[in-house]
RNA sequence: GAUAGAGGAUGCGGUUGACAAGAGUAAGCGUGCCGAGCCCGGGCGGCCGAGACGCACGCCGAAAGGGGAAACCGCCGAGGUUUGCGGCGUCUGCCCGGACGCUGCCUGCCGGGACGGCCGUGAACAGCGGCCGGACUGUCACAAACGUGGAGAGCUAUC
Repeated sequence: GAUAGAGGAUGCGGUUGACAAGAGUAAGCGUGCCGAGCCCGGGCGGCCGAGACGCACGCCGAAAGGGGAAACCGCCGAGGUUUGCGGCGUCUGCCCGGACGCUGCCUGCCGGGACGGCCGUGAACAGCGGCCGGACUGUCACAAACGUGGAGAGCUAUC
């Protein structure tokens, strides 16, 4: 250097359909109240005292993202994530910006899963992500007698 493997008490990720939830919510319509602005910011533009925005009641009434179990697929830096750069999309019809989402690359960090606490996201007490904590577990090194330490650019086997 090449090839092939191992860790797991839920190893990692992806696809698919049913189902639950989202939710009697949003939107739309009607009635009443309020009374001047409203559309993420700016510009153009649009709606509006023939009542905007908002509130209450009634009628009607979704969807997306996310999700346990199952099947299949790809795998063992699997994958996750921070910054930066680029592409696409949504937020009203356009432009600039901003926020958010998806995705590609570089870079840094993370061996693994679970549990507990805090934070963020989310409708959620689900899930996901981040930080912290003490244990468990796999691996190697040092000890040799308990144990201690390191990180996957690692470890084991063969050539």